[in-house]
């Protein structure tokens, strides 16, 4: 100097005029003053909660979610650290990462064959037929070698097909071959060591279940009420305390009007049991749609110290940082320069994901050149 990778900050600024809005103070009720007023993602509505209500709310099944280990947190499918596998020269990055020896399903086409396993080409022994060569003895016999074809048998090492071919490589052995034998690797199992653990290393034994796939069904472990601020609470006002239909049963006790049991109906995911309530359900018609609270002080921010590899925790100090409700920060002018991206709260918070012009800072890795 270049390339890469990881992390962090910012997201136009200043001044003036008019306009909007929260809180507090003053007010002659017209208003005036002081002070605050959109984000790192406010987006997605994907997760987890706080809060409110059902409601007194338990159990089982079905259903759903997550899926290596250990921690963090209010909690999570999140975060941190570690392990395994993969990519990268590396710094780093990714993972839907429990189980295939519980069972079922699937692996197109090609290929002999993708599981009740097998032979297309090829290799080898034997037999038969044909051709060629030459040896021995001797005039007709006895053997042998090579090539081709057919066939019985052996074979899965070599070749082919395929994403994948029945563990891999090498040596020996064999008629030719094969874990057939051996060595190493792989696989299974047992033990020891290290680690909280996932797991790693070492050693012994075994020729060894043919592979893959669970983001296929399934099995295993853990977890799971629901609805949502248009939740919900209160105040005021008005109307028609309107009309109609269905179900409302049986038994027992007794002080004759009540109580109890079963049935029936209802109760914020489904089914059943339990529990609670008791009149329940449906249709037509009418009134209101106003105001206040919820509504912003919270698992809150910042600074420092201590503990921890870290996420984070503890302690002290300090700060208060939008609360609108058809919906508040807009318009104009001037100047500056890094010339302005993605984009607007609506109960709140913690995450994840997605979008982002320009500018700034830091750690680490690799390459080149010079000293």
């Nucleotide at each position: 100097g270049g390339a890469g990778u990881c992390g962090g900050c910012u997201g136009a600024a200043u001044g003036g005029u008019c306009g909007c809005u929260g809180u507090c103070c003053c007010u002659g009720c017209g208003g005036g003053g002081a002070u605050g007023g959109a984000g790192g993602a406010a987006a997605g509505u994907c997760c987890g909660g706080g809060c409110u209500c059902c409601a007194u709310a338990g159990g089982a099944c079905a259903g759903g979610a997550u899926g290596c280990c250990a921690g963090g947190u209010a909690a999570u499918g999140c975060c941190u650290g570690g392990g395994a596998g993969g990519c990268g020269u590396a710094a780093g990055c990714c993972u839907a990462c429990g189980g295939a020896a519980a069972g079922u399903g699937c692996c197109a086409c090609a290929g002999a064959a993708a599981a009740u396993a097998u032979a297309c080409c090829g290799c080898c022994u034997g037999a038969u037929c044909g051709g060629c060569c030459g040896g021995c003895c001797u005039u007709g016999g006895c053997g042998g070698g090579c090539c081709g074809a057919u066939u019985c048998g052996g074979u899965a090492a070599g070749g082919g097909u395929g994403a994948a071919a029945u563990g891999g490589u090498g040596c020996g052995g064999u008629a030719a071959g094969a874990g057939c034998g051996c060595a190493c690797c792989g696989c299974g199992u047992c033990g020891c060591u290290g680690g909280c653990a996932a797991c790693a290393g070492c050693g012994g034994c075994g020729g060894c279940a043919g592979g893959g796939u669970a983001a296929a069904c399934c099995c295993c472990a853990u977890c799971c009420g629901g609805a949502g601020c248009a939740a919900g609470a209160c105040c005021a006002a008005a109307u028609a305390g309107g009309g109609g239909a269905a179900c409302a049963g049986a038994c027992g006790g007794c002080u004759c009007g009540c109580c109890g049991u079963c049935a029936c109906g209802c109760g914020u995911g489904g089914u059943c049991c339990g529990c609670g309530c008791g009149g329940u359900u449906c249709c037509c018609g009418g009134g209101u749609a106003g105001g206040u609270c919820g509504c912003u002080u919270c698992a809150g921010g910042u600074g420092c110290g201590c503990g921890g590899c870290g996420a984070c925790g503890c302690g002290c100090a300090u700060c208060g940082c939008a609360g609108a409700u058809g919906a508040a920060u807009g318009a104009c002018c001037a100047u500056u320069c890094u010339c302005g991206a993605c984009a607007g709260a609506a109960c709140c918070c913690g995450g994840c994901u997605u979008a982002c012009a320009g500018g700034c800072c830091g750690g680490c890795u690799c390459c080149c050149a010079c000293c």
The RNA shown here (Bacterial RNase P class A) has 371 nucleotides and comes from a Gammaproteobacteria bacterium. Lineage of the source: Bacteria > Pseudomonadati > Pseudomonadota > Gammaproteobacteria. Its mean pLDDT, the model's own confidence on a scale to 100, is 77. Of the family's consensus pairs, 97% are formed in the model. Its Rfam family is "Bacterial RNase P class A". Rfam classes the family as a ribozyme.